[in-house]
RNA sequence: GGGGCUGUGGCGCAGCGGUUAGCGCGCUUCUCUGUCAAGGAAGAGGUCGCGGGUUCGAAUCCCGUCAGCCCCGCCA
Numbered sequence: 001g002g003g004g005c006u007g008u009g010g011c012g013c014a015g016c017g018g019u020u021a022g023c024g025c026g027c028u029u030c031u032c033u034g035u036c037a038a039g040g041a042a043g044a045g046g047u048c049g050c051g052g053g054u055u056c057g058a059a060u061c062c063c064g065u066c067a068g069c070c071c072c073g074c075c076a
Stems, first nucleotide, its partner, number of pairs: 001072007010025004018056001027043005049065005
């Protein structure tokens, strides 16, 4: 330098053009308990890596770019 995959709440992931972006764990509050844990109820937390484009509509498609991982090539 060329190619491929990945990037979504604190963490692990789902969603692959059409309600308000969900699930698990974690976190907060309440409940339960003599207390803690477990259980039950409620809640907070996301400009979907970043910038642009296509579209009536984009996490999803296209272009650029950044980061991580992998493969190939070049120089030494």

This is a predicted structure of a 76-nucleotide RNA (transfer RNA) from a Patescibacteria group bacterium. The sequence is in RNAcentral, with records from ENA. It matches the Rfam family "tRNA". Rfam's curators write: Transfer RNA (tRNA) molecules are approximately 80 nucleotides in length. Its family is annotated with triplet codon-amino acid adaptor activity in the Gene Ontology. The family's RNA type in Rfam is transfer RNA. The organism belongs to Bacteria candidate phyla, within Bacteria.